[in-house]
Context: one part of a larger RNA
């Protein structure tokens, strides 16, 4: 060097299973509910099957009998018309009793007695006699008819029952009929409507995002970022808007601010007044920026151009939108005129289409005339704010879960970084009786390390097994012990601090799943770290992190909880490399 054999599992990001965690999908499935929309079913009502009486209550119509009080007035005057008489031995006035009404004054009616009168016309009143006759109104009584409703009743629909009932030439606890009984217009059934309705069904439950969730945001305006044309991102830094104004618009004419100084009654730092300085330090409805005194600011007069029909040409720009605009026609306002005026110093103050409303209209009008309906013009209805707006209409749970994908994206480990962390150095304020530096060292500065907590999201989601323990280790040195030295605020001893040094060593128990930590006992010492927080194709499986269950808390609920608790399948016969042992050439 070549070829074996026996072992061992450190590696081949070993094998197995298109990761179950996480995210994504306008994926799925179940589950929940005061999500949305439905629906089975329940209840209630109407109606059909469905008929007859009686009674009560109500409504309407007709008829009878009644009823009617403001004040004044003999007094309980409903209204209108006629009217000078009417009623009475067919029993008037009056007396007693009953009933009804009642505003408690009386009115109506009836029975008994009684035995001849009573009322009106005249005076008070808006209206004159229930003296008499007729019609009508308000409230009521009674009768009849129609009808509604409630109760009750009947039997003939309909329903139920029928052990020794009968028939169907018939066995049958079935069916049909007869007969009998019970119930009964109810129940049952059909149709329609209202209501309840996670019992059931179909679905929805936004996106951005230094993973996702929670939070925040989503449209428009101003400034910076923005790199002197325009434009330009971020969960970059600051602020505003979802209007206001009939004058704060148009026009003609006129004027100049803030602040300061001096003077001046009350009057003061500051009120109104006079003089001066004063380029803007003011004002311009509102945020900011730009602009602005030769006005866009401040006044006064007259007014409505905050017009109609257009629009050459441009800016901006994927589209759709957005912006500016001379000029022409019509008819106006102001101005002597020239002229200016199609809102406001400018830039925010907003919403496509569909659908529907209102007004107008020369348009269309299903044979024709109309109408319905539509068109056109103007206008109205959206925090459609997720603001280019999926529907008129929508929330949650899943650890019982599933599928398709992703290392486009999280949790472990690695990588980069090193804020944080650990270590070191510099400076030297101060402490150290004195003395910055024996030992410390404020405020600061500069590095190193890559053991912490993080940031990033670069390999891995067609799988890189996660804490601790056991076993077996190996390396660094920023050294715990042992060794050698310097300094000392080193007398000695014991220490403190620094330098060199990695050869060897660096314990056993109690509690806890613990690493850690606390405690106990030894010891020269009981080192700090790296090795996928070394090591699960070596072991374990106590913890964490599936399915079961309990408690607390949260939630209406399904369920949830770096809250607690009990329970809970750890596969691999070694091909290659490595290592150990051994044999042959």
């Nucleotide at each position: 060097c070549c070829c074996g054999c026996g072992g061992u599992u450190a590696g081949a990001c070993g094998g197995a299973a298109a990761g179950a965690c996480c995210c994504c999908g306008u994926g799925a499935a179940c589950c929940u509910u005061u999500a949305c929309u439905g629906u089975a079913g329940g209840c209630u009502g109407a109606u059909a099957u469905u008929g007859g009486g009686u009674u009560g209550a109500g409504a309407u119509a007709u008829g009878u009998c009644u009823u009617g009080u403001g004040u004044a007035g003999g007094a309980u005057a409903g209204c209108u018309g006629g009217g000078a008489g009417g009623c009475u031995u067919u029993g008037a006035a009056c007396u007693c009793g009953g009933c009804a009404c009642g505003c408690c004054a009386g009115u109506g009616u009836u029975g008994a007695g009684g035995g001849a009168g009573c009322c009106g016309u005249u005076g008070u009143u808006g209206a004159a006699a229930u003296a008499c006759c007729a019609g009508c109104c308000u409230g009521g009584u009674c009768a009849u008819a129609u009808u509604u409703u409630a109760a009750u009743u009947c039997u003939a629909a309909c329903u139920u029952u029928g052990a020794u009932u009968c028939u169907g030439u018939g066995a049958a606890u079935c069916c049909a009929g007869a007969c009998a009984a019970a119930g009964g217009a109810c129940a049952g059934u059909g149709u329609c409507a209202g209501u309840c309705g996670g019992g059931c069904a179909g679905u929805u439950u936004g996106a951005c995002u230094g993973g996702g969730g929670c939070g925040g945001u989503c449209u428009c305006c101003u400034c910076c970022c923005a790199a002197a044309g325009a434009g330009u991102a971020a969960c970059g830094g600051a602020g505003g808007a979802g209007u206001g104004c009939a004058a704060a618009g148009g026009u003609a004419c006129a004027c100049u601010c803030a602040g300061c100084c001096u003077g001046g009654u009350c009057g003061g730092c500051a009120a109104u007044c006079a003089g001066g300085c004063g380029u803007a330090g003011a004002g311009c409805g509102u945020a900011a920026a730009g602009g602005u005194a030769g006005a866009a600011g401040u006044g006064u007069g007259c007014u409505u151009g905050a017009c109609u029909g257009c629009g050459a040409g441009a800016c901006c720009c994927a589209u759709a939108a957005g912006u500016c605009g001379a000029g022409c026609a019509g008819g106006a306002a102001c101005g002597a005129a020239a002229g200016u005026u199609g809102g406001c110093c400018u830039u925010a103050g907003u919403g496509a289409u569909c659908c529907g409303g209102u007004a107008a209209u020369c348009c269309c009008g299903a044979a024709u005339g109309g109408a319905a309906g539509g068109g056109u013009u103007a206008u109205c209805g959206c925090u459609c704010a997720u603001c280019a707006g999926a529907u008129a209409a929508a929330a949650g749970g899943u650890a019982c879960u599933c599928c398709g994908g992703g290392g486009a994206u999280a949790a472990c480990a690695g990588g980069c970084u090193u804020a944080u962390c650990g270590c070191a150095u510099c400076c030297g304020a101060g402490c150290g009786u004195c003395c910055a530096c024996a030992g410390c060292g404020g405020c600061g500065a500069u590095g190193c390390g890559g053991u912490u907590u993080g940031g990033c999201a670069c390999c891995u989601c067609g799988a890189u097994g996660u804490c601790g323990g056991c076993u077996c280790a190996u390396c660094a040195c920023a050294u715990c012990c042992u060794g050698g030295g310097g300094g000392u605020g080193u007398a000695g001893a014991a220490g403190c601090u620094c330098c060199c040094a990695a050869g060897g060593g660096u314990u056993u128990g109690g509690c806890u799943g613990u690493u850690c930590g606390c405690c106990a006992a030894u010891g020269a010492a009981a080192g700090u770290g790296g090795u996928a927080c070394g090591u699960g194709a070596g072991c374990u499986g106590g913890g964490u992190u599936c399915a079961g269950a309990c408690c607390g808390u949260c939630g209406u609920g399904a369920g949830a909880c770096a809250g607690g608790u009990c329970g809970g399948u750890c596969c691999c016969u070694a091909u290659c490399u490595g290592c150990c042992g051994u044999g042959g050439g």
Background: A computed fold for a 585-nucleotide part of an RNA from a Planctomycetota bacterium, annotated as large-subunit ribosomal RNA, domain V. The organism belongs to Planctomycetota, within Bacteria. Rfam family: Bacterial large subunit ribosomal RNA. Gene Ontology terms of the family: structural constituent of ribosome and ribosome.